Predicted 3D model of a 73-nucleotide RNA (transfer RNA) from Candidatus Falkowbacteria bacterium UBA1359. The prediction has a mean pLDDT of 82. The sequence was found in a public genome assembly. The source organism's lineage runs through Bacteria, Bacteria candidate phyla and Candidatus Falkowiibacteriota.
[in-house]
RNA sequence: GGCUGGGUAGCUCAGUUGGCAGAGCGUGGCACUCAUAACGCCAAGGUCGUGGGUUCAAUCCCCACCCCCGCCA
Numbered sequence: 001g002g003c004u005g006g007g008u009a010g011c012u013c014a015g016u017u018g019g020c021a022g023a024g025c026g027u028g029g030c031a032c033u034c035a036u037a038a039c040g041c042c043a044a045g046g047u048c049g050u051g052g053g054u055u056c057a058a059u060c061c062c063c064a065c066c067c068c069c070g071c072c073a
Stems, first nucleotide, its partner, number of pairs: 001072003005068003010025004019056001027043004049065005
């Protein structure tokens, strides 16, 4: 330099023919218990990598760029 896959909550990752952004773990609270843990309930936490384009509407489609894994040279 070329090709491929990926970037979404603190971490690991789903997600959709374009129409409310989610799960598990973790964190905080409540409940339970003599107490702790586990189980249960609730909550907080997001510029969906960046910028532009298309669209009534973009995490999703298009373009450029940045970063990460892998392959080729």